[in-house]
Overview
Predicted 3D model of a 1516-nucleotide RNA (small-subunit ribosomal RNA) from an uncultured prokaryote. The coordinates come from a structure-prediction model, not an experiment, and the mean pLDDT is 84.
RNA sequence: CCCUUAGGGUUUGAUUAUGGCUCAGAUUGAACGCUGGCGGCAGGCUUAACACAUGCAAGUCGAACGGUAACAGAAAAUAGCUUGCUAUUUUGCUGACGAGUGGCGGACGGGGGAGGAAUGCUUGGGAAUUUGCCUUAUGGUGUGGGGGACAACCUGGUGAAAACCAGGCUAAUACCGCAUAAUCCCUACGGGGCAAAGCAGGGGACCUUCGGGCCUUGCGCUAAUAGAUGAGCCUAUGUCGGAUUAGCUUGUUGGUGAGGUAAAGGCUCACCAAGGCGACGAUCUCUAGCUGGUCUGAGAGGAUGAUCAGCCACACUGGAACUGAGACACGGUCCAGACUCCUACGGGAGGCAGCAGUGGGGAAUAUUGCACAAUGGGCGCAAGCCUGAUGCAGCAAUGCCGCGUGUGUGAAGAAGGCCUUAGGGUUGUAAAGCACUUUCAGACGUGAGGAAAAGUUAAUGGUUAAUAACUGCUUACCCUGACGUUACCUACAGAAGAAGCACCGGCUAACUCCGUGCCAGCAGCCGCGGUAAUACGGAGGGUGCAAGCGUUAAUCGGAAUUACUGGGCGUAAAGCGCGCGUAGGCGGAUUAUUAAGUCAGUAGUGAAAGCCCUGGGCUCAACCUAGGAACUGCAUCUGAAACUGGUAAUCUAGAGUUUAGGAGAGGGAAGGUGAAUUCCAGGUGUAGCGGUGAAAUGCGUAGAUAUCUGGAGGAACAUCAGUGGCGAAGGCGACCUUCUGGGCUGACACUGACGCUCAUGUACGAAAACGUGGGGAGCAAACGGGAUUAGAUACCCUGGUAGUCCACGCCGUGAACCGAUGUCAACUAGCUGUUGGGAGGAUCUGCCUCUUAGUAGCGUAGCUAACGCGAUAAGUUGACCGCCUGGGGAGUACGGCCGCAAGGCUAAAACUCAAAUGAAUUGACGGGGGCCCGCACAAGCGGUGGAGCAUGUGGUUUAAUUCGAUGCAACGCGAAAAACCUUACCUGCCCUUGACAUGUAGCGAACUUUCCAGAGAUGGAUUGGUGCCUUCGGGAACGCUAACACAGGAGCUGCAUGGCUGUCGUCAGCUCGUGUCGUGAGAUGUUGGGUUAAGUCCCGUAACGAGCAACAACCUUAUCCUUAGUCCAGCACGUAAUGGUGGGGCCUCUAGGGAGACUGCCGGUGAUAAACCGGAGGAAGGUGGGGACGACGUCAAGUCAUCAUGGCCCUUAUGGGCAGGGCUACACACGUGCUACAAUGGGCGGUACAGAGGGUCGCUAACCCGCGAGGGGAUGCUAAUCUCACAAAACCGUUCGUAGUCCGGAUCGGAGUCUGCAACUCGACUCCGUGAAGUCGUAAUCGCUAGUAAUCGUGAAUCAGAAUGUCACGGUGAAUACGUUCCCGGGCCUUGUACACACCGCCCGUCACACCAUGGGAGUUGGCUGUACCAGAAGCCGGUAGUCUAACCUUCGGGAGGGCGCCGUCCACGGUAUGGUUAAUGACUGGGGUGAAGUCGUAACAAGGUAGCCAAGGGC
Repeated sequence: CCCUUAGGGUUUGAUUAUGGCUCAGAUUGAACGCUGGCGGCAGGCUUAACACAUGCAAGUCGAACGGUAACAGAAAAUAGCUUGCUAUUUUGCUGACGAGUGGCGGACGGGGGAGGAAUGCUUGGGAAUUUGCCUUAUGGUGUGGGGGACAACCUGGUGAAAACCAGGCUAAUACCGCAUAAUCCCUACGGGGCAAAGCAGGGGACCUUCGGGCCUUGCGCUAAUAGAUGAGCCUAUGUCGGAUUAGCUUGUUGGUGAGGUAAAGGCUCACCAAGGCGACGAUCUCUAGCUGGUCUGAGAGGAUGAUCAGCCACACUGGAACUGAGACACGGUCCAGACUCCUACGGGAGGCAGCAGUGGGGAAUAUUGCACAAUGGGCGCAAGCCUGAUGCAGCAAUGCCGCGUGUGUGAAGAAGGCCUUAGGGUUGUAAAGCACUUUCAGACGUGAGGAAAAGUUAAUGGUUAAUAACUGCUUACCCUGACGUUACCUACAGAAGAAGCACCGGCUAACUCCGUGCCAGCAGCCGCGGUAAUACGGAGGGUGCAAGCGUUAAUCGGAAUUACUGGGCGUAAAGCGCGCGUAGGCGGAUUAUUAAGUCAGUAGUGAAAGCCCUGGGCUCAACCUAGGAACUGCAUCUGAAACUGGUAAUCUAGAGUUUAGGAGAGGGAAGGUGAAUUCCAGGUGUAGCGGUGAAAUGCGUAGAUAUCUGGAGGAACAUCAGUGGCGAAGGCGACCUUCUGGGCUGACACUGACGCUCAUGUACGAAAACGUGGGGAGCAAACGGGAUUAGAUACCCUGGUAGUCCACGCCGUGAACCGAUGUCAACUAGCUGUUGGGAGGAUCUGCCUCUUAGUAGCGUAGCUAACGCGAUAAGUUGACCGCCUGGGGAGUACGGCCGCAAGGCUAAAACUCAAAUGAAUUGACGGGGGCCCGCACAAGCGGUGGAGCAUGUGGUUUAAUUCGAUGCAACGCGAAAAACCUUACCUGCCCUUGACAUGUAGCGAACUUUCCAGAGAUGGAUUGGUGCCUUCGGGAACGCUAACACAGGAGCUGCAUGGCUGUCGUCAGCUCGUGUCGUGAGAUGUUGGGUUAAGUCCCGUAACGAGCAACAACCUUAUCCUUAGUCCAGCACGUAAUGGUGGGGCCUCUAGGGAGACUGCCGGUGAUAAACCGGAGGAAGGUGGGGACGACGUCAAGUCAUCAUGGCCCUUAUGGGCAGGGCUACACACGUGCUACAAUGGGCGGUACAGAGGGUCGCUAACCCGCGAGGGGAUGCUAAUCUCACAAAACCGUUCGUAGUCCGGAUCGGAGUCUGCAACUCGACUCCGUGAAGUCGUAAUCGCUAGUAAUCGUGAAUCAGAAUGUCACGGUGAAUACGUUCCCGGGCCUUGUACACACCGCCCGUCACACCAUGGGAGUUGGCUGUACCAGAAGCCGGUAGUCUAACCUUCGGGAGGGCGCCGUCCACGGUAUGGUUAAUGACUGGGGUGAAGUCGUAACAAGGUAGCCAAGGGC
C1' cells in the first nucleotide's frame, strides 16, 4: 500500500436461551425440461480396467550386405518393318527396390487408473552404481592381419492353413581367433589381461592383377577420461477411516563368511546369537493412484485430484525370462487360463486402457474427417520416408467471453386484452404513423500472416597437394499452406432474418380476476387447498435473468453446528460413585554452562504452467504472451542467549519428617446391659377382641383381649440429638475392652522440589439379588383370604414364605452414589451463627477481642439464558484428567471382555420427525392453600316430579304435517291470537315485463252497471261516464297494450356481514399516559394492613395521575310545604234523590314547584384514619324500597324468516294468482302451566272494602224477555263527568261430617247462544244429563329473605271470534337465616403444572389392521483370505556318466568350448482338507418406526385423586 468477516425462516399464547432443520452465495468434465441469432477461446465415456467388426497408429537405412520379385530407364540381341518406332528376349548396367542378412529405432511418443496405504507420492538429504545417441574432441588412442559359417537363393519333402524339415551355394559394418595396449581392469605388486569395420565423395603425382592401391574429405568402428542427460538404490518428514482389529514376526532382527547384482543390503545361502515391531497404534481390515494444482472460504481450514504438467503402476487374466545402453517390454517371445474366430478336426490365429468407429452399460459425453504446411519424434550423408504425436476441420449453447435482435420522434393516451367503485384505470410511447442507421447474418470482390528452411547461382573463409569434393557466412533466384470460399477490408440491399425462461404467501424483487372446492394439485422450510385461494390451474399485469432460463445431483460457505484461530458440561447434551497410582502432561528460588526448542542473517532448493502485480498482442474481453512478486516449506552455515529444555552446583516459601497437645456415631475384633415387640408356663378374670371411611376375613367359652409373675429368643439402640461430629466416597449412633487409619493446633529442629494431575491398571463401593452353612423376635416381595370396584391380578384389612441378621464368597449397580457442581493451587468487600484448637484482655465459672481448621445463613463487585452463585464461587486465573455435539430408534442389536446366574462394561446402523429441551412470563385449571360474596348451602314456606286437562318440544306419521330456537342461556320460545286470510308447506287449476318500482312507445279519463261460463283466479259480453291544468303543441294522475332493460324470491350461507339480542353479571372488575425495574415476554401502579355492597374509602408504598364500569345523576314510591282545582268538612239554601246552588279552599285526591337523609349529631371501638357498632331526632337511617341503566371481553352464542346487506342460485319458475287441504295428525317421551285430591274446605243466603286500565268500525246504562249464554231496547260518553264494573278472598249466619263424598270435575250424549262469507276437518260460551283419574305424589328437583312467599280477585295488548299464556293492578298477608364445614357459581392473593382449542386439557401401554427398515434363525449360495499337504507348465539357475558339435589348440588320438536331452531347486494355474472374514438369501420369530377419527383400561402431568422417580427380586 492492497485485500478482508452481514444474515433470515422455523419449537411458544408470548419471551429468552439451548439446539437441530432449512434458505439466500460461489462452483461443476454435468444431466433433464422449455427455448434458441452470430462469433472467439476452451473442454467433451465421471458408468463396464465390459466385449470388439473394419481401417490406420513404427518404421527407416541400397552411403553395411548378397542380390533383383515389381516399376522406370539404358545398353545389347532378335523379329516386324514406315529406318526410327513397336514387340520380344537378355544384361543389376542405372534410377530404384519386394523379400532376406545387418544396423539403429521399436523402453520415446499416445492411452486409461485396475492394483497399490507403501519396493508409491511429496519435500529435503545421501552413497555403493550405470548411462545408447550428444559434448569434451574444429584432432585426443587405435582402426593391423586372418578364418569359418548362416539367411536370401536352388533342389527335394510334410501340411487344409499357419508354418516347418532336409540337402546344396554365398556376402557383409553379421560371427570368431591372432597381433597391438594405456590416464583401463585384476594383482600375491613380481606380473597378468582386454578392442576394432568398414562405407561414400573427390583426386595431381606414383603403382596396378585395371577391380583398385595410394592421398584427401566426410560418415562410421574401437579403448579410455570428464561432462550433460536419463535411470537404479538408501534415508528423514508428511501422506484416509476402523481398537466392535491388541498383540505381530522365524529370513523374522543382528553378526561372520560366501554367492549374486550395474550397485549397498537377508537380496540369497551356511553357521552363530535371540532378537525386531507395537498404545507416538504394530498386525488385520475397508477405501484410495500421489503431487503441482482446482473449487470454496475474510482467514485458518474443508472438499477435490477432469483438461495442462511431474512421478508411479498397468496393457485380456496369471507366471516367466530373452534381447538390449535401457524392458521383465500396450501394437515382442514362451507357458497356463478364460473368451472370440478359422479348420480338411489333425491343428492354428487374436488381444483398441493408441485414433476414428461398433455393441453393451448408463441420466450422460463427438467424425470409421483433412494434412504432415507448421512444431516435435524415428531412420537416413542427404533428398526423403514414416508419424491418428501434432496442426486443423466436423458435431453438441457443455462452459467462459464478446456482439446483435434496431435508433429517434410519436397522445386520438387508437383498437384489442385485463380490471373496475361504471367515473375510469392499466397494457402504454408500447403499437401504428413519420424520420434515420446497417453491426451481425446474406450476397459480390479484394486479400494478409502463420514460410523459415532445403535447393540452385555467385563471391568469400576453413580443410586439402588441390581451383575438385565437403563445409561456414553473405547475395540473388526458384519453390513449399491441411486449415481455406481463412482473418481483415471495400462497395450492395433492406428494419429487413434473430427472445425466451423462471418467479410474484413469508424468507425474496414482483397482484389482481376467473375456474376448482382437503378434490385436482403445490411445497426448499414454515405451510396452502373443506365456495369469496395474491400459495392449486388459466389469464391480464408485474419482477428477475437473458441466448439462455429453470430443475436435479454434488462440493465449500453461511455452520462459532467438532470451536487451532473460535464452543461448552449446577438445572438445556455433557464431571467417571469415590480413592490410590503407572506411562504421559505440567511444575518453586538462585548461579554457571550448553544451544535441542526459540530468534536474526546467509547462500541452496521450493520444475514449468496456474494464482497475484505491471506491461505487451488479438478492434475489446475471454484468451495468448514478457517481466516481477509469491510459493507462508525443507535442509546448510554463521550468530544471539532473555524464556522453555539439558547438565552442574546451591537454597527454603511447596511437600514431607520428629516432638507436645487435643476433638470425633472414622474402621476391625471381642464382650455383654436395659426398655419394647413376640412366644411359652402359671395366676386373676369374662365375652368379646381386633380392624376400618364403613365392614369383613382373623382370634376368642378348648377362656382370648386386659392384667400380674417367671422364662425363652432374635433384632434394633428412645431421651442426649444439634443446617452438631467423623470418613475419599458408600456410610457411621446404647455401653466396656482391645487393635488401628486420617485430620487439627503449638513450638523448635531436620530433608531439600521429594510436587500436582492422571489414559491403561488397581482397591473400596447403599439396597436388592446369587452360592454354602447358621439364625429367625418384629417387619415383609410372592402367595391365601376379606373388603372396595363396572372390573381391582392394586391402594385398605387379616395372615404369611423368601429376605431382612451372622460367617465366608459373589455381584459392581443406584435420573436422585446429588452440592445433579472433577482434583490441585493462587488472588478478590463485608456481616451473622456454630464445632475443634491456640493466643491476648477483663469486673476472672458466665464476658470481650484476635487467629486457625471446618460447617451453615445473608450479601458487594463480578458472573449467569434466567433461576441463582457469590472466599466452601457457578468471580478472576493457571495445571491435568473425564465427558458433550438435535429428538426418537437406544444405552438397544451384533461382536468382545467380566459374571454361577441375574446381568454388567464397551457400543452402532437402517429408518423416522422438525422439532425435542432449559429458565422465566401471562392466563387457565387442581379431588392445592388462604380470605370473601351470592336464596349457593343451611333454617323455613310453598311447589314440580304421581292424576286429568291446556300448551310447547322431541319422536313417529303424512301429499304436507312450512321454518327457526334446541345445556344453564331451546321447549305457554319467534307467535301481543293458524277456521278462510295469516301461510312461508302440500295437491290441483292458471299467468309470464309479471301482484309491486323506474324508463320508452301507442291507445284510453279514471271509474262504473248488468249478464254468462267456471271451485275460483280468470275469460267473454254489456251499461253509464268524458273529468283537472294548458302558452292549445300538449301535460299531470290513473288504466290497457307491446318490446326490452328489469322486477320478484320466507331460496342457500348468522362460519362472509351490519344492526339488534341473550349469557357470564349489576359480578367488581377492565385499562391507559408518564416514570421505574427486567436482555425480554412482562412487572409495578391494581400488591400489602384495615374497611366496604363495591378497585368503596383510608393508611402504607417506585410510583404519580387518569379513563370505562361501580357510586352519583334519571323515573317511581314513602313525609311535609306551596300553587291550582273536576274536592267538599264546617255554614247557608234547595230536592223524592243527587255538591244541585251560594259559598269554602280544612281534609282526601290530582299534578306543577320546593323541602327532607348528609354517617349531619352524641357515645364507644379503631391507628388521632377510613370505617363499624349503639343511640338521639325523624315520615324515612346508613346505596330507605323498586325500576331504567350492563365496563374490557367470552361463547365463530342467536337471528339472512323483522329489517339491511356481500357472494352464490332460480327466471314460462325456487317468481305470481286461486280453490281445497295442512301447520290442530298420535303408540310414546320431556318441559311449562291450570284444576284438584278437600272441613283453614264445598254449597246456600246476607254484608263490606281496591287499584290500574280500556272505550266512537267502540264501551254501552236504566228497563223488558230468557234458568242461562244471550236477545230486545235505546240513554250517556271522544271520558277524574258516561260505561266496561257486582271486585274476590274477608266478615256474619246456615248446611255437609271424612266418604271417591254435597270433594273433584275430565269425558261423553242432548239442546242452545254468539262472532263470522263460512265453526266438518278446526272456535268460544250456556243449559240439562253423564261423573273418569285423583285420598298430597319414588329417585330427583324448583322458587322465595318482607308488603316478600303464599293466597284472592281485577284490567289490558293481540283480537270479527277464540287465554289455564303474557304484561300490568291492587286486597289479605306469614315463617326462617345458628352459621359458612359441605354442593353450585363468582372475586382477590398464593402455590403446582408436561395445560394454552387452556381439565370437555394433555397423555401411556397392550391388542387388532396396513406399510417400512432392522436383529435372531435350521441353513443355502457367492467373494476375499489363513494354515497343512499334493501337484508342477514355461523359464532362469545349478548338475550331468546320454547324445550332437564349423571357427581356437592339437602330439591329429583328441581337447577346450557349445547345443540338445535328462535330473534338481524355485514357481503360476490347479487340487484336497480345515479355519477365518464378508455379502446376499431363508420357513419361522423378536422388538422398533409410521399411519384424521378401531378395542381395553387410565399409568403420568394438579397432593393427577395411593407424591413421583431410580435399581433389584417376584407376580400378572